[in-house]
Molecule: small-subunit ribosomal RNA
Organism: uncultured prokaryote
RNA sequence: AGAGUUUGAUCCUGGCUCAGAUUGAACGCUGGCGGCAGGCCUAACACAUGCAAGUCGAACGUGAAAGCUCUUCGGAGUGAGUAGAGUGGCGGACGGGGGAGUAACGCGUAGGAAUCUACCUAGUAGUGGGGGGCAACCUGGUGAAAACCAGGCUAAUACCGCAUACGCCCUAAGGAUCUUCGGACCUCGUGCUAUUGGAUGAGUCUGCGUAAGAUUAGCUAGUUGGUGGGGUAAAGGCCUACCAAGGCGACGAUCUUUAGCUGGUCUGAGAGAAUGAUCAGCCACACUGGGACUGAGACACGGCCCAGACUCCUACGGGAGGCAGCAGUGGGGAAUAUUGCGCAAUGGGCGAAAGCCUGACGCAGCCAUGCCGCGUGUACGAUGAAGGCCUUUGGGUCGUAAAGCACUUUCAGUGAGGAACGAACAACCCAUGGGAACAAUACCCCAUGGAUCUGACGGUACCUCCAAAGAAAGCACCGGCUAACUCCGUGCCAGCAGCCGCGGUAAUACGCAGGGUGCAAACGUUGUUCGGAAUUACUGGGCGUAAAGCGCGUGUAGGCGGCCUGUUAAGUCGACUGUGAAAGCCCAUGGCUCAACCAUGGAAGUGUAGUCGAUACUGGCAGGCUAGAGUACUGUAGAGGGUGGUGGAAUUUCCUGUGUAGCGGUGAAAUGCGUAGAUAUCGGGAGGAACACCAGUGGCGAAGGCGACUUCCUGGACCAAUACUGACGCUGAGGCGCGAAGGCGUGGGGAGCAAACAGGAUUAGAUACCCUGGUAGUCCACGCAGUAAACGGUGAACACUAGGUGUAGCGGGUAUUGACCCCUGCUGUGCCGCAGCAAACGCAUUAAGUGUUCCGCCUGGGGAGUACGGCCGCAAGGUUAAAACUCAAAGGAAUUGACGGGGGCCCGCACAAGCGGUGGAGCAUGUGGUUUAAUUCGACGCAACGCGAAGAACCUUACCUGGAUUUGACAUCCCGGGAAUCUUUUAGAAAAAUUAGAGUGCCCUUCGGGGAGCCCGGAGACAGGUGCUGCAUGGCUGUCGUCAGCUCGUGUCGUGAGAUGUUGGGUUAAGUCCCGCAACGAGCGCAACCCCUAUCUUUAGUUACCAUCAUUCAGUUGGGGACUCUAGAGAUACUGCCCCGGUUAACGGGGAGGAAGGCCGGGGAUGACGUCAAGUCCUCAUGGCCCUUACGACCAGGGCUACACACGUACUACAAUGGCAAAAACAGAGGGCAGCGACACUGGGAGAUGAAGCUAAUCCCGUAAAGCAGUUCGUAGUUCGGAUUGGAGUCUGCAACUCGACUCCAUGAAGCUGGAAUCGCUAGUAAUCGCAGAUCAGCAUGCUGCGGUGAAUACGUUCCCGGGCCUUGUACACACCGCCCGUCACACCAUGAGAGUUGGUUGUACCCGACGUCGCUGGGCUAACUCAUUAGAGAUGCAGGCGCCUAAGGUAUGGCUGAUGAUUGGGGUGAAGUCGUAACAAGGUA
Repeated sequence: AGAGUUUGAUCCUGGCUCAGAUUGAACGCUGGCGGCAGGCCUAACACAUGCAAGUCGAACGUGAAAGCUCUUCGGAGUGAGUAGAGUGGCGGACGGGGGAGUAACGCGUAGGAAUCUACCUAGUAGUGGGGGGCAACCUGGUGAAAACCAGGCUAAUACCGCAUACGCCCUAAGGAUCUUCGGACCUCGUGCUAUUGGAUGAGUCUGCGUAAGAUUAGCUAGUUGGUGGGGUAAAGGCCUACCAAGGCGACGAUCUUUAGCUGGUCUGAGAGAAUGAUCAGCCACACUGGGACUGAGACACGGCCCAGACUCCUACGGGAGGCAGCAGUGGGGAAUAUUGCGCAAUGGGCGAAAGCCUGACGCAGCCAUGCCGCGUGUACGAUGAAGGCCUUUGGGUCGUAAAGCACUUUCAGUGAGGAACGAACAACCCAUGGGAACAAUACCCCAUGGAUCUGACGGUACCUCCAAAGAAAGCACCGGCUAACUCCGUGCCAGCAGCCGCGGUAAUACGCAGGGUGCAAACGUUGUUCGGAAUUACUGGGCGUAAAGCGCGUGUAGGCGGCCUGUUAAGUCGACUGUGAAAGCCCAUGGCUCAACCAUGGAAGUGUAGUCGAUACUGGCAGGCUAGAGUACUGUAGAGGGUGGUGGAAUUUCCUGUGUAGCGGUGAAAUGCGUAGAUAUCGGGAGGAACACCAGUGGCGAAGGCGACUUCCUGGACCAAUACUGACGCUGAGGCGCGAAGGCGUGGGGAGCAAACAGGAUUAGAUACCCUGGUAGUCCACGCAGUAAACGGUGAACACUAGGUGUAGCGGGUAUUGACCCCUGCUGUGCCGCAGCAAACGCAUUAAGUGUUCCGCCUGGGGAGUACGGCCGCAAGGUUAAAACUCAAAGGAAUUGACGGGGGCCCGCACAAGCGGUGGAGCAUGUGGUUUAAUUCGACGCAACGCGAAGAACCUUACCUGGAUUUGACAUCCCGGGAAUCUUUUAGAAAAAUUAGAGUGCCCUUCGGGGAGCCCGGAGACAGGUGCUGCAUGGCUGUCGUCAGCUCGUGUCGUGAGAUGUUGGGUUAAGUCCCGCAACGAGCGCAACCCCUAUCUUUAGUUACCAUCAUUCAGUUGGGGACUCUAGAGAUACUGCCCCGGUUAACGGGGAGGAAGGCCGGGGAUGACGUCAAGUCCUCAUGGCCCUUACGACCAGGGCUACACACGUACUACAAUGGCAAAAACAGAGGGCAGCGACACUGGGAGAUGAAGCUAAUCCCGUAAAGCAGUUCGUAGUUCGGAUUGGAGUCUGCAACUCGACUCCAUGAAGCUGGAAUCGCUAGUAAUCGCAGAUCAGCAUGCUGCGGUGAAUACGUUCCCGGGCCUUGUACACACCGCCCGUCACACCAUGAGAGUUGGUUGUACCCGACGUCGCUGGGCUAACUCAUUAGAGAUGCAGGCGCCUAAGGUAUGGCUGAUGAUUGGGGUGAAGUCGUAACAAGGUA
C1' cells in the first nucleotide's frame, strides 16, 4: 500500500466482499512448563449457610462459670474485677458492591460567593458550685415466639438548673504523683467549654462542552419578576400572602426513545469513528415506593417508621427478612472461578497503650481467557533402507527424515541437600545527645545507636547434586483474491462457499490419501469495534447524461459584503502566570536471568482562566468618498400583460336555384349519407372557434407562455449624455405570489376537433392501430387545483480567461448630396473553435474553465415516491416521507461484433425472361412409422433420406434362435511333444468330436545334439470386444463458399477496449488495380504458376496414317514421313496496336489483325481466419469407463428383403416432334489372363459346344443410339404404356424357398401431362440419345466417366432467398431461434389495513389517604427549675385531638407505544406452468 466482483472486452460511477488490528469473549479440535494480568457482558432475578463493624474498664454502675488449690465438706481462695450484658463515648455517612434510574449543573473544564466542617493543627480565655432521675440488677406479670408491662434500687464524661458572661446560645469529666483515703496538688499530661485562624471534607451558584428523532412546534400559573413574612449551615419561588404578566422556543423549547459521566481503552498517517470491563475521579442506587429521626456529616447497603410484592416461622392471636459485601446455591444463558489461608505486610475503626476488629487487603486454589518467556533435543549419518504416495514404469518424493553412532540436560518428574528478600516498625529495656516547662538531675518529648520479638504465602522462589532422549505437537489451509498440487472415490448426488463461484464420469473448489504452505501450545470458526471506506468527504466527495438544481419569482430571519480616515480591542496574534489528579501513552534510567510486568524521573496533555502587550485583517462606533446599486431627463424595439371594439378567409349548418346517381372512405372494404334529390355548383343568412402568407436557431417575458387589426390602462428591458443619493448590495431556510395541459364547482357558449361510447373493418382474438359517427372537454366569466421529459435534463450573483463568423436593437467614427461599403462600442440571440475541464460524450466569454458568496439536493438496485402519521384539497389527489424483506449487482459513456418488418452501394440461375422437370400413375431405391425372436448400426433443415453400402441368397453380418468353446479365431513370452502336410472311419445341420494310416524336409554340427519355421498339449502373463462416450480426442470430411475476405509488424491517435492501415473517389470476378489519405510495409486468401482442351511449328514414326508409286478382297504388303493421329519440346493473347470516354490513372466502349480477344478462351485441381461442442470411437488411431466360461470366439438356420401407411430421390410412361418392322451411316473414353473371347456350329431366344488371337494404338468386349431416307399405325386406354400374374427355360453359384439376373409364350393394371407447392439450367449449357467402367461368382432404373444431336431467354434489380462493403439504432453478446413485460395459478416470507382483544407507559380531573415533618390545640399527664410553710401554683414537656402537604390505592377520561386478530391489500422470492407480446431495431402504431 491494496485486491476480487456488473461487460464479449473497456473506462467511469457505485455497492457488496476480502487481506490488518482488536476482544471481559464463546464454540470445535488439540494441549508440556512458568511469570504477569483477567474472570456473570444475560435476571438491579430469587436466595439456604458462614463470615463482611466494631472498639474503649485510662467515662460508669454491675458482674459469672468451667478448671485448679485448700477444705472442718458448710464452703473458701484462685480463675477475676476476667468473660458477658447494660449506661455512656467514638466509629457504623469510611472501606466494599453493582449501574436500575438520570439527557441533568449529572459529568468534564474554568471560575464565583451567601456557608458548614467531628477527629487533626496553631493561638486566646476558661474549666466554679449543685440537683433529680433512668438502664443494668431484683420482684411480680403477659406472650408460642418476637418481645413487653408494673413496682423497687443505683452510677457516670448520661440528664437538669445556678454562677462566671453586654446579650443570645452554651456550660464544664478524668488521670499521674503524694495521701491520714477525708483530700492536697505549686507542676505535667490529656480531655472538655467558648472563640480566632489553618488544613481537610462537604453544600451551593455560574460560563462553555457533553446522544437521536421535527412523521414531537409550540411549552409554562409557583409559571417569570417584585414586596412582606417564613425556612436553611448557606444565596434563591426553597415555601407562603399580595401585586405585575411575564418566562422558554427554529441557535430546536416541549415531548418520545436511548444512555451513568470522565481520565482513559481500541482503531486510524492524522482528523475522526467506536467504546466507558479490569485501575482511578465524580454521580446516583441498596427488595419496590414514600418519610423523617439521630448526628459534624445520612434522608443512611449489613439503622428506624409506613405502604406494596415476595419468602420464612407460628400455638393463627401475631412475628421475622432483604448478598447490586466475600464465598456459595438455584435460575437465566453461548458463557465467567473456592462455601480456601492470614491479618505477616499496606490501609482503616476504637483505644493512652498492649491490643481487638477488618471477605478492605496480602496470598493461595480453578480456567490456554489474554500478554510474555522457555521446552519438546543437538551433531554426524546414503544400501538415498523398509513402507506410503505418484509415475511417461525410466524413476520421483516423504528424505538426513528414520535406523545407527556420539553428545547435552534447559525444562518436567522421581530423589537428596542448602535456602531467601519481603521485617520496617510500634512497644518495653539499655546507652548517648538534645528540648519544653519546672523548685527539680524525677516524669515527659525528640534524634541516634544497641539488644529482644513478629511470615499467611512456604520449606515457596533461588542454588547445588543424581540418572535417563528419557514425559512433552497440534490446528487450519492448498481454484482466484492468498503462501501452498497430485491420486482415488463421488457424478448438479453427497456436499463446499467470505466474495466470485465449484459438483451433470477424467473435480488442484465435495470426501479420503500422499505431498506442500502457514501459525504454533496453540490453531481455526463465530460474534464485536475501527481500518481499508475519499462509501457522509473539517482535513477529504459530488449534482448536463451515472443518485443528485426546488417549475419560476418576490422577500423575512440568517450568511456574506466596495474605497478612505479616526477610535475601540470582541474575534485574531504574542509573552507570562495558574490549572489541566494519579495511573495510562511517549522518552530516559533502573529492578525481576530476558520479556511481559514493575519502579523513579522527564516530556506531553493541541484545553481553559487571568494579567500585560500588538492592531495588519474581520467585527463594533464615528466621519467622509463614488467605481457597486439606484433615481431623474432624451430616445428605441417588441406575439410582454389586462380590457373594449372591428375584420377577412375557411369549416359546419339553414334557405333558395341549377343538377342527377351516386357520394364518402380505405391497403382493400364496409358501417354512414343519398331518388323524401345527396355529393358537386351559384346566391343569401346564422353561429362559434382559430388568425394562412409576413415568419426568421427573429422578438418579448422570471418561468408557465405570448402571433389578425385597433382603443384605453400598464410592467420590464436597451442605447447615449448629464445631474443627483451615497453601499442603499448579493443570496435567501420558513412565508407569500405566479404557474402548460388535463381535472373539479357554478353559470353561459358550442362551428370544428374529440377521451368515453356505438357501429364497420383487420385479426386466432382486437376491449387497439384504420374508417363512419359521437358526449364530456376544448371557448367565456368567477372560484379551486398546483402538477409535467415545468428540459439547456445545466440554481442565483459577481469577477477573470485566445479568437472567428452570422443575426436583432441602439449608438460612435471615416467618407458622402444621400444611401450603401468599411472601422468600432454596448445589450440580446446562434454556430465554429484554442487553452482548460471532463469517465467519455462533450462544454468552451450565454462554460460543464478559473475563483468568491449564498441557497437547494445526492449517498447501491428493488421494496417506493409506496405504507403509516401530519398539513392542504369539494373530490381526484398533492406535499412531507420510512421500515421489514430481497439481490450482487443496478447504472453512465464509449468499443467490437451480431441483428433490424433502418438507409445507401454491389453481387449470385436469387428474382425476372425462358426450357425441362418433381408433386398425380406404376415400379425401383432410401427413410420414417408399424410389425417382428431379429427386422444390426450410424446419418435428421439447407449441409440426413439411389447417404456410409464401388453392389445383404451362404459369406459379408455387426442382429435373432439354437448347438458347441474358454490362454481362446488372432499377437508375444515359457515348458513338453511332434516336421509341415496328405489320405481315411463313425454319427451329426455344421462347428467340433472320434478312428486308422502315410510321412520326414531346411541351416549348423565335435554326430551327442542345437537353431529357424509350422502343428499339438499345458500354466499364466495376456489376447479379444462393430461394447459406451464424436460433449475427452487425433486424423479425415461436410457447410457458409471459390464468398473476398482474414490478419500482422512498426508508426500514429485514444486513459482504455480499440481505431488507423482495410475508410474515401473511381474500377474490377476479386482487399483486382489506380488516385487520395498518418500511415508505411508484410502475411494467409484472389490472380498466376499445374493438368485437360482450342491454333501453329519442330522432333519421332509402331501397333496409328496413306497424298504420290506399285500391290491386295482388305493400308493386306513394299514404300513414304507429306496429312490425320500419337507424345515430347516449343510458339501464340499481352488491352500489345488504333479511335473514343475517363483524373494525363486504373479501367471501360468500339475496331483492326488473328485459329482464338477482353477474365486465363472453356473445364479441372486448388477451399484464407474462422463458424456450426456439424459428422464419424462401425475405416483407422486413441484417453477414460465397462465385459473376461462372455458384451470374446466358432457353427447351422433365420433376419437386415416384413407392410394398413407417410416422405425423399430416380426410372418408365401417358404417345404421332410418337410406336412397330425393315434398310443403311457416324463416336469417344474405357476394360481384358481364375480374363476378354473373334470365328465356326447349334437354339426362336437367353444361351450352349468347339475354338483362333490377345498380357493389348496390333486381338477381343464392339452391331453405338438418337439421327438420315422410305413404309405402316390415325387419336383409341390404342400397334400407346408396360405393371402384375401363369407357364416354359438359360446362366452364375455348395446352394436361387424365404431372396438373383436374364430369355420365350401368354396375361395387359394404373396412367390421356398431374392441386397447393417446388427443383435444375445462361452454351457445346439445358433437353435428348446411347456407350464404357468400378464394385462383382451372379445381380444396376444407382454411382462415376464418355461422346452424339443440340436449343430458348436474360427488359432489368422493385420484390423473394443468400452473400459482401459503408453507415445508423440497439435494453442483443448462448448474439433476434436474442432479450423481455404484466395478469392468472402454486409454494414460502416479511409488511400495511382490520370489528376488535390484551399489555406497558404517561397526562388531566376527582375520591380516599398510611407513616411523618410542620402548624394549631392540648380540659389528660408531667422528676430536676422558680415561687411556696404545707397543699399546691407557675414554667417546661409529653400523650391525645384538629389541620396543610403526601406515597400507595381507586374512579373517569385522553395521549404514546407493543403483542395479537376472522378477513383483506399490494410487495418480494422460487422452479417449471397459462394467456398474450407492452418495451429494446422505424420492435413492426417512434